[in-house]
Context: one part of a larger RNA
RNA sequence: GCCGGGGAGUUCACAGUCGUGGCAAGCCUAAGAGCAAAAAGCUCGUAAGCACAGGGAAACCAAAACGCGCACAACCAGCCUAAAACUGGCGAGGCGCUGGGUCUGAAAUGGCCCGAAGUCACGGCUAUGACACUAGAAACCGGGCGAUCUAGCCCUGGGCAGGUCGAAGUCAGGCGAAAGCUUGGUGGAGGACCGAAGGGGUACUGACGUGCAAUUCGUUCCUCAGACCUGGGGCUAGGGGCGAAAGACCAAUCUAGCCCGGUGAUAGCUAGUUCCCUCCAAAGUGGGUCGCAGCCCAGCCUCGAGCGAGGUAGCCGAUGGGGUAGAGCACUGAUUGGAAGGUAAGGAGCCGAAAGGCUUCGCUUUUCUUUCAAACUCCGAAUCUACCGGCGCCGUAGACCUCGAGAGACGGGUUCUGGGGGGUAAGCCCCCAGUCCGAGAGGGGAACAACCCAGACUGAGGUUAAGGCCCCCAAGUGCUGGCUAAGUGUUAAAUUGAAAGGCGUCGUCAGCCCCAGACAGCGGGAAGGUAGGCUUAGAAGCAGCCACCCUUCAAAGAAAGCGUAACAGCUCACCCGCCGAGGCUGACGGCCCUGAAAAUGGACGGGGCUAAGCCAGCCGCCGAUACCCCAGGGUGCAGCUUAGCGCUGCAAUCUGGUAGGAGGGCGUCCCGACUGGACAGAAGCCGGACCGUGAGGCCCGGUGGACCGGUUCGGGAUUGCAUAUCCCGGU
Repeated sequence: GCCGGGGAGUUCACAGUCGUGGCAAGCCUAAGAGCAAAAAGCUCGUAAGCACAGGGAAACCAAAACGCGCACAACCAGCCUAAAACUGGCGAGGCGCUGGGUCUGAAAUGGCCCGAAGUCACGGCUAUGACACUAGAAACCGGGCGAUCUAGCCCUGGGCAGGUCGAAGUCAGGCGAAAGCUUGGUGGAGGACCGAAGGGGUACUGACGUGCAAUUCGUUCCUCAGACCUGGGGCUAGGGGCGAAAGACCAAUCUAGCCCGGUGAUAGCUAGUUCCCUCCAAAGUGGGUCGCAGCCCAGCCUCGAGCGAGGUAGCCGAUGGGGUAGAGCACUGAUUGGAAGGUAAGGAGCCGAAAGGCUUCGCUUUUCUUUCAAACUCCGAAUCUACCGGCGCCGUAGACCUCGAGAGACGGGUUCUGGGGGGUAAGCCCCCAGUCCGAGAGGGGAACAACCCAGACUGAGGUUAAGGCCCCCAAGUGCUGGCUAAGUGUUAAAUUGAAAGGCGUCGUCAGCCCCAGACAGCGGGAAGGUAGGCUUAGAAGCAGCCACCCUUCAAAGAAAGCGUAACAGCUCACCCGCCGAGGCUGACGGCCCUGAAAAUGGACGGGGCUAAGCCAGCCGCCGAUACCCCAGGGUGCAGCUUAGCGCUGCAAUCUGGUAGGAGGGCGUCCCGACUGGACAGAAGCCGGACCGUGAGGCCCGGUGGACCGGUUCGGGAUUGCAUAUCCCGGU
């Protein structure tokens, strides 16, 4: 892991509410007692309690047994053959007045209350207290047990191969006046050295790592006569010991041991919480909180009751409200350039011997011009909103509203769309409005909670939506006209491709030239005054300055470029000829290209495609649980009803669904009543057929070998398992 068995909202008290029943201005007994088969039960027991009156802190005072009206249902009458509708009457309950009690107060006012329904029992749901749905701490406290491990200490014993160095002392020799020095021996000190046993445990961060082992093995390493190692006996005990101090150690346990008890500690945290069907169906928001993983109140969901006629999300109109988008500069503030005037304190300049003067900058006023604003507005939408009216929709099959009972939820999300704040930005953070997911399946988007289509009761058939129609893959290798040559593309978006460029190509518009010949190309000419003047060493069209005329011509600049030291020379403008039809320039648009870089080889979903790409148009087809049709089930409501089931009808503007609320069922065990089966084969188990929406039921066969069922019956539960690293057993 699997299989079998066990395994989690219970019980009591008190309280609230709903339902059923008894009695009712009353209801009811408790403890206890009697009888009884000291069984079931019956009968006493009226103390207490709740109700019958409220107001007030209290003293204290103390209410309508309905005075008036409206009116739902029901009933009666009219109309009517009848029904329905309508009208009138009456009208339980309900509602509105009026009146009353009391408190406050001088009063006015205001608060609470008053026209009689409760109580007891049983049952459902819920709250509170109790372990309180089950399981789970780290801990805290009390009382005990531990120093056979280990720490320290005390008592008493034991142990330490071999080698090396050679302290003091001392002996002899030498030296010295002496103190003493020195040489050689001797000697054998030492928390001395090397190194076995012993003790330790450095490194390989080796082996092992379900081990030989809950710390071992190998090699290496430290120490080895001492603060050494060790046997036996003893002492110190849990906020305590012991500690050459690491929070180390105190029996594989230590920043407070272990065992038992308080104890089912507590856990706002985590996990689990067991059969079915039907109806409805959320919230992740506001306020408060030692509050932010919780809880309370409100909002949102469900169920029940009351009332009895309106309600209103949509559309249109009217009347009000607003200051956003935009726009503007009239205010506030910012802002470009100019003009006019003022000022002369300050800076600068000029004049003056000085006093002082003048000009200008600057400042300021007016005016023209240019640009901005969430906290500017002379203006100002769309939209929004309040109320009213109309339409639509919902509603007597009971809406709206009110009351009561039960919740869940108070981590949202992003997607998308729109509007904002922060941030370079974010699958970022924080708001607002709406949709969707959450709690929503199905079809499409390659795959893909929230993008597109579309809200799934069951079964069958058809038609479409989004999206598609070469193959994978259902349906067009469909039609018409263009574009693209880049595999651009084959992407609705999410899932980019910029600025800047392109004699790539297609198109639109405008201007100019053109058969009196354009543009390009080729051939020819391109002259004279003159080398213009100046400058300069030189300056001749072409270093520079000034001027830029005239003539001959078809045309030719006092020269657009190259060139020379300067000339020369070669082109150009300009003109003629050849040629023969469009050409040049600018602006704009479509597709395409460059710009274009990421880590294993790779992504249009793939194959592949020159359309099977892009643009515009057309026809057909495929394609969903959508829509249509048929049959059936359920729910709600209405009518009928044999009042038990049921029958008929209405509702696609009922029937997706998490948390959750409500309703109805299936099954297990036990008890009571009634009634059955079984050795000619019970329960249990295995296999199969049938019935039921389902939980399940029933039948047959086999196995098994002794008990087991049924009832629209009544009652009671330790009543349903897949999961809790659940518990026990098996495997």

Predicted 3D model of a 731-nucleotide part of an RNA (large-subunit ribosomal RNA, domain II) from a Candidatus Bathyarchaeota archaeon. Its mean pLDDT, the model's own confidence on a scale to 100, is 81. NCBI's taxonomy places the organism under Archaea, Thermoproteati, Candidatus Bathyarchaeota.